[in-house]
RNA sequence: AGAGUUUGAUCCUGGCUCAGAACGAACGCUGGCGGCAGGCUUAACACAUGCAAGUCGAACGCUGAGCAGCAAUGCUCGGAGUGGCGGACGGGUGAGUAACGCGUGGAAAUCUACCUGGUAGUGGGGGAUAGCUUCUGGAAACGGAAGGUAAAACCGCAUAAGCCCUGAGGGGGAAAUAUUUAUAGCUAUCAGAUGAGUCUGCGUCCGAUUAGGUAGUUGGUGAGGUAAGGGCUCACCAAGCCGAUGAUCGGUAGCUGGUCUGAGAGGAUGAUCAGCCACAUUGGGACUGAGGCACGGCCCAAACUCCUACGGGAGGCAGCAGUGGGGAAUAUUGGACAAUGGGGGGAACCCUGAUCCAGCCAUGCCGCGUGAAUGAGAAGGCCUUAGGGUUGUAAAGUUCUUUUAUAAGGGAAGAUGAUGACGGUACCUUAUGAAUAAGCACCGGCAAACUUCGUGCCAGCAGCCGCGGUAAUACGAAGGGUGCAAGCGUUGUUCGGAUUUACUGGGCGUAAAGCGCACGCAGGCGGUUAUAUAAGUCAGCGGUGAAAUUCCGGAGCUCAACUCCGGCAUUGCCAUUGAUACUGUAUAGCUAGAGUGUAUGAGAGGAUGAUGGAAUAUCCAGUGUAGAGGUGAAAUUCGUAGAUAUUGGAUAGAACACCAGUGGCGAAGGCGAUCAUCUGGCGUACAACUGACGCUAAUGUGCGAAAGCGUGGGUAGCAAACAGGAUUAGAUACCCUGGUAGUCCACGCUGUAAACGAUGAGUGCUAGAUAUACGGUCUGUAAAGGACUUUGUGUCGGAGCUAACGCGUUAAGCACUCCGCCUGGGGAGUACGGUCGCAAGAUUAAAACUCAAAGGAAUUGACGGGGGCCCGCACAAGCGGUGGAGCAUGUGGUUUAAUUCGACGCAACGCGAAGAACCUUACCAGCUUUUGACAUGGACAUUGGGGUUAGCGGAGACGCUGACUUUCAUUUAGUUGGGUGUCACACAGGUGCUGCAUGGCUGUCGUCAGCUCGUGUCGUGAGAUGUUGGGUUAAGUCCCGCGACGAGCGCAACCCUCGCCUUUAGUUGCCAUCAUCAAGUUGGGCACUCUAAAGGAACCGCCUAUGAUAAGUAGGAGGAAGGUGGGGAUGACGUCAAGUCCUCAUGGCCCUUACGGGCUGGGCUACACACGUGCUACAAUGGUUAUUACAGAGGGAAGCGAACCCGAGAGGGGGAGCAAAUCCUAUAAAAAUAAUCUCAGUUCGGAUUGAGCUCUGCAACUCGAGCUCAUGAAGUUGGAAUCGCUAGUAAUCGUGGAUCAGCAUGCCACGGUGAAUACGUUCCCGGGCCUUGUACACACCGCCCGUCACACCAUGGGAGUUGGCUUUACCUGAAGACGUUAGGAUAACCGCAAGGGGUCUGGCGGCCACGGUAGGGUCAGUGACUGGGGUGAAGUCGUAACAAGGUAACC
Repeated sequence: AGAGUUUGAUCCUGGCUCAGAACGAACGCUGGCGGCAGGCUUAACACAUGCAAGUCGAACGCUGAGCAGCAAUGCUCGGAGUGGCGGACGGGUGAGUAACGCGUGGAAAUCUACCUGGUAGUGGGGGAUAGCUUCUGGAAACGGAAGGUAAAACCGCAUAAGCCCUGAGGGGGAAAUAUUUAUAGCUAUCAGAUGAGUCUGCGUCCGAUUAGGUAGUUGGUGAGGUAAGGGCUCACCAAGCCGAUGAUCGGUAGCUGGUCUGAGAGGAUGAUCAGCCACAUUGGGACUGAGGCACGGCCCAAACUCCUACGGGAGGCAGCAGUGGGGAAUAUUGGACAAUGGGGGGAACCCUGAUCCAGCCAUGCCGCGUGAAUGAGAAGGCCUUAGGGUUGUAAAGUUCUUUUAUAAGGGAAGAUGAUGACGGUACCUUAUGAAUAAGCACCGGCAAACUUCGUGCCAGCAGCCGCGGUAAUACGAAGGGUGCAAGCGUUGUUCGGAUUUACUGGGCGUAAAGCGCACGCAGGCGGUUAUAUAAGUCAGCGGUGAAAUUCCGGAGCUCAACUCCGGCAUUGCCAUUGAUACUGUAUAGCUAGAGUGUAUGAGAGGAUGAUGGAAUAUCCAGUGUAGAGGUGAAAUUCGUAGAUAUUGGAUAGAACACCAGUGGCGAAGGCGAUCAUCUGGCGUACAACUGACGCUAAUGUGCGAAAGCGUGGGUAGCAAACAGGAUUAGAUACCCUGGUAGUCCACGCUGUAAACGAUGAGUGCUAGAUAUACGGUCUGUAAAGGACUUUGUGUCGGAGCUAACGCGUUAAGCACUCCGCCUGGGGAGUACGGUCGCAAGAUUAAAACUCAAAGGAAUUGACGGGGGCCCGCACAAGCGGUGGAGCAUGUGGUUUAAUUCGACGCAACGCGAAGAACCUUACCAGCUUUUGACAUGGACAUUGGGGUUAGCGGAGACGCUGACUUUCAUUUAGUUGGGUGUCACACAGGUGCUGCAUGGCUGUCGUCAGCUCGUGUCGUGAGAUGUUGGGUUAAGUCCCGCGACGAGCGCAACCCUCGCCUUUAGUUGCCAUCAUCAAGUUGGGCACUCUAAAGGAACCGCCUAUGAUAAGUAGGAGGAAGGUGGGGAUGACGUCAAGUCCUCAUGGCCCUUACGGGCUGGGCUACACACGUGCUACAAUGGUUAUUACAGAGGGAAGCGAACCCGAGAGGGGGAGCAAAUCCUAUAAAAAUAAUCUCAGUUCGGAUUGAGCUCUGCAACUCGAGCUCAUGAAGUUGGAAUCGCUAGUAAUCGUGGAUCAGCAUGCCACGGUGAAUACGUUCCCGGGCCUUGUACACACCGCCCGUCACACCAUGGGAGUUGGCUUUACCUGAAGACGUUAGGAUAACCGCAAGGGGUCUGGCGGCCACGGUAGGGUCAGUGACUGGGGUGAAGUCGUAACAAGGUAACC
């Protein structure tokens, strides 16, 4: 310090997630030791038991026991009680509390036991009472009566320096004794110290969907009360007081020092330790006391628990242990007062669950150990390319050490004189022996660390992205590795990263975000000069900021953690002394801001009234006749009752053509005929006046398109709703015909829009160019025009800014001021609540839940029922077909034991298959075989074996037997190699699966012109440029231009063939001349043809025109051929998970007496039907018969097969010749000539069927081809639709070949005859380039919306219902203090007494807790039914959006 995740990729915005640190933690696995810390965060839930506050005989009386003593008495140890002091500390908890509660700094009107200091005093009396005794009530708790008793208990009197009150005269008030000295006490008072109470400035969580609150409330006067000020309380008077700087109300919470985190600022937190506060089962109350409204005190009420004799009593662990409960979760019913403190006491001493220690717990932090050195590449495991690698110096082995452990011995400090719980502890010494001691998580990326097996979208993992559907580094296991280590992981929480609430330190044109616009109160900010002041500000000094903590420097435990000492710091607050630049305040000025004035200018600025013409519609009248209207096409509609059209007239309402202009005006909405009236704002010139009067603006107020609402008018046109007609699968739409609200006016309401420049207002500064509008100055012929300038309105553009697009003096630049707004998407601008509204609705405005994205700009593609340019038998123009018939062939389907398998739009379907009777053959039935039909290796036997042939069994495979013939290689030899048979095992074998694991090959876009790279340049980047542009081409072909320059794969050319010529050669080819002849038959010749080798020839080379003078194009000449001459081969980067595991090869999986091998028979040939591809036809451009002519290219030895003979023919016999320019196949056919048929289901057509033959073959039944005779079906040119072809092409005619025993209408090849048409590129299809839009990128076969149906989830409404909190009124009124009364009782004092005073008790009164009744407010739970929302794999219906999304979209 960053990283992952939106995309095909990029930049940005933006959320989610991770790496770090921490914890009073918990859970899982594991666990050796020690030190120091920590340990109910939940039920302030309930508590058994024990302990936690007593002490004092030097205050008092009484009493028990023991000892000594004869006794008196003394000593020791107790007991309950009176009295004193302490139980207000210490300890616990955090429920309440948003408060002067806490923190910090101040203040005045106070008290303070014990302690310290000063001053003064301590005299003299009195009456009771507990304990105790007796009697007595009660179950108990606890009492009652009588008797008697002490005090430092209680009460007078005396005294009063000082003290208190005062009307200033006066009045009031104290004590306690003990003891031998001497001291300890006591009283009053003044001070101190300590502690406490009170007031106050500032600070201290969230909510405005809480905006008004308050009656003792705010203040005054007087009184009461308190230790003390005060409405603290009361009487009277006044009507105040608090609040947008957030009162009141609601929710939550003890506060702080600090702790955690962070660079800091901050954020979160408030365990342990320390300070303060509050509380003690819940609520109320007072008493005592220096101090309490009191944790282990009292009274009352309530709930709960316990005891009870039912009458009544007792209790309060949020003290220490402990129990139950709750919970993910938190310890011993321990020891000691030895230390430190506390209470009492003169002291000894007693008490002390404060405290000090120990126990339990890896809860945390810190430290140590589990061995060290040497030692080969053992075994085992795992992987493997089988060589090896790794675990790994790791182990074993050898040599050492002893921290720890165990045992034994010694043995502290803590203690200033005594006293040690801890504890025979820490520590030290000795002995033994590697002996007692390693786990956990992770290994796809983030993020260090990889392989094998298993599993097969299953099981599972997952913090985010995401893994898993048969080769998973992501699941599980193993081996190996990485990290940390007595721990390691997980979960939870906090901060960080997150500049993701932005003070430090963010934004708002398009990503979330500028209020629709203005005016303006408060508030914030504010020109220039001077003086004063000193609030802000700055400096010095003082006080405080507790200690602990953090930090720095030291010190002590062996180190560290830990502890101690010193210092810094504590960023703050207060007081005080100065400074005066800036801000503030006050005063006095100024004129540059702002405003006023004078002159002048433009304008659809606003309001009201009047006027005008064109058009539409309606009505009236004329002319006139059959249609009009409307549409893509139609229909509804109007019209013979006279429309439409046309002419004249009348009426009505609404809107104002031309001018008209990114022109004008207005704050925005908005404003458009003309004239008049009233009226707002703005500009320019002058510089006379005022003198900062300014800017912004929460709340507020006003204006505010359209639609809508109310009342009353008006209604020509248009037109929601509605009706009809069309369209359509449907059409509640788009189109058409009608048509009502509305649109218009007046008055009122509504208050919203994509109210947009998606850009708040104001001020200043920062290059220009150009256009335009209203003014002004100068110039000019006061014409046009030009120069300058202010204010507006636009375009382009520099710097700068921006994620980019873009903005750019009209900023989105550089700065300042003020306001508004934003913080992931959805849920949702929704619900609830409030406000406004007649309503519609507006405004303010959440949460649960859900996702890992949503989004902006730009890039490359792809796509578009976007655009431009161009090409192609793509259309058009033509010729011939298919689709109809019969047959052939392939496919689907069906059938079957099997009908083997594959191929499925183009690019499957006469395809694999260049040829299924057996074989092929993979399928089916049956029979049969098991190291195998085939390969390699071992052992044993043998030397073989092969060929021909015969017999038997069998359907055959196969099995058994015989005869004949031919006969292994190598070595000196042993032998070796080969062959055959048998045996056992490795293995063979598989047309079994996966073409979505693959290689190879192939199809297709497409013979389309494209596809890329290097360097450079541009861009943050993806990328762009080059490759685009202007021309041109068949072509990214070439030329020109250009931030590009070059290059590669493609194009073209090089190759083959056809067309012309030359040379060479001349047999089997040829024959002009010569001879011969039936015949190029022969002699002869090689000129010609031809053959087959090498060359030539064509290049826009020449001319003209055109074009940029280029590339090229058009025409012409010459030429056999002219603009790539015709044809072929040749197929870029890539696309389709295209096809093929059944050509071959191959990973993985599967079968192994079978899914392998062999055989016989059957099947692949089935047949209601559907489709593709063909053949033959339907006839006269024809059929038939006869005669006659002209090819090319092939093939031939298990072959082609001539002549000749036989047969009507297929064919048979025959066998010449030929391994081929020689022989054979082999008569080419169409054409031509002649004749006939004469438009018919025919002399067309030939299917089908019958009979008889031929050939091949082991074999033609299933299931071959051919021949002859007979038979003579459909079919008379083919619906919608659809295919091929641009010249030697289509069409038509025959010929040959491969496969092959036989079997083509298929395929491949060959020649003969030989056309028509192309205006052209609008349209259909496909393709190329450029551009545009995009929400697509699996790329339009894309994406995606809503209803409905189903499941689940959270939520709103809801008749109600249940509970909590709070509040108003009234009722009730415990205990208590206060007031009052004087019924009863009564020791101290007064009084001679009666009696009084006082006290106790009782009565009454107001106050008041709990409780009750009635009614509000608020929150939560629940609720039949119901609303929308979210999520879900493949559901239904449509297709709204994204392209012009097929009606542009949106508000």
The RNA shown here (small-subunit ribosomal RNA) has 1451 nucleotides and comes from an uncultured rumen bacterium. Its mean pLDDT, the model's own confidence on a scale to 100, is 85.